[in-house]
RNA sequence: UUCUGAAAAAAGUAAACCCUGGGUAACCAGGGGACACAAAGCCACGGGUCCGCACUGGAGUGGAUAGCCGGGUUGCCUGA
Numbered sequence: 001u002u003c004u005g006a007a008a009a010a011a012g013u014a015a016a017c018c019c020u021g022g023g024u025a026a027c028c029a030g031g032g033g034a035c036a037c038a039a040a041g042c043c044a045c046g047g048g049u050c051c052g053c054a055c056u057g058g059a060g061u062g063g064a065u066a067g068c069c070g071g072g073u074u075g076c077c078u079g080a
Base pairs, nucleotide, nucleotide: 002080003079005077012037013036017032018031019030020029021028022027035067041073042072043071045070046069047068048065049064050063051062052061053060
């Protein structure tokens, strides 16, 4: 540097649900809580899905989701 994730260790994230707050909404933040995760770190670049507005013949526009997939980028441990 590249590939790998069977077993192990250290460290980490936190679905559903509940409480509080924010948002028209999708959804987000904090606390509790763990279904899971080897990038479930980060980036909305391509596709998907969801929400708002507009349109409705087709096309539009602004958001959300990185725990839907791909891509980019950085990184722990293990083995080769």